[in-house]
Glycine riboswitch aptamer from an uncultured Actinomycetes bacterium, 96 nucleotides, folded computationally. It was read from a public genome assembly, where an Rfam model found it. The coordinates come from a structure-prediction model, not an experiment, and the mean pLDDT is 79.
RNA sequence: UAACCCCGACCGGAAGAGUUGCAGUGCAGCCAGCACCGUAACGCCGAAGGAGCAACCUCCCCGGAAUCUCUCAGGCACACGGACCGGACGGGUGAG
Numbered sequence: 001u002a003a004c005c006c007c008g009a010c011c012g013g014a015a016g017a018g019u020u021g022c023a024g025u026g027c028a029g030c031c032a033g034c035a036c037c038g039u040a041a042c043g044c045c046g047a048a049g050g051a052g053c054a055a056c057c058u059c060c061c062c063g064g065a066a067u068c069u070c071u072c073a074g075g076c077a078c079a080c081g082g083a084c085c086g087g088a089c090g091g092g093u094g095a096g
Base pairs, nucleotide, nucleotide: 001096005092006091007090008089010087011086012085013084018042019041020040021039022038024036025035026034027033043076044075045074049072050070051069052068056064057063
């Protein structure tokens, strides 16, 4: 000086899944309807988090371990969020 790797924040991309009832607000109007929001029941989704098993690490024990599984949590107009991917930046380590 510096690849790979690890952590952090920044920018961009980023999916899935709903009905019904009740109350309120607004439009409208007194037949009823539409939208939003809250709530309840049942249903559904998985890519915050969490949990479980596992290929594998590794010959054994212990341990670690997913985009698999579960759905506690979260979510099911938009928005927010969002695993993961890309970019550049800061820190750590450090092959060379």